RNAcentral holds the sequence, with entries from ENA and MGnify. Transfer RNA from a Muribaculaceae bacterium, 73 nucleotides, folded computationally. It matches the Rfam family "tRNA". It is annotated as a transfer RNA. Rfam links the family to the GO term triplet codon-amino acid adaptor activity. From the family's description: Transfer RNA (tRNA) molecules are approximately 80 nucleotides in length. NCBI's taxonomy places the organism under Bacteria, Pseudomonadati, Bacteroidota, Bacteroidales, Muribaculaceae. The same sequence occurs in records of 2 taxa.
[in-house]
RNA sequence: GGUGGUAUCGUCUAGUGGCCCAGGACGCUGGCCUCUCACGCCGGAAACCGGGGUUCGACUCCCCGUACCACUA
Numbered sequence: 001g002g003u004g005g006u007a008u009c010g011u012c013u014a015g016u017g018g019c020c021c022a023g024g025a026c027g028c029u030g031g032c033c034u035c036u037c038a039c040g041c042c043g044g045a046a047a048c049c050g051g052g053g054u055u056c057g058a059c060u061c062c063c064c065g066u067a068c069c070a071c072u073a
Stems, first nucleotide, its partner, number of pairs: 001072007010026004018056001028044005049065005
């Protein structure tokens, strides 16, 4: 350099056009419980890599870029 793949809450991930103001686990946090902590129960905050395009509608499809991974020269 070429080809392919991945990119979503702090972390690990689900979601494959509308049903979703993006769900779950761990973590964080408020309350209850407890003499206190932990455990447990109930609740809360927190994310779609960037730009463009297609579409009535995009996290999802297409293009370019960026970062990382693999193969190859």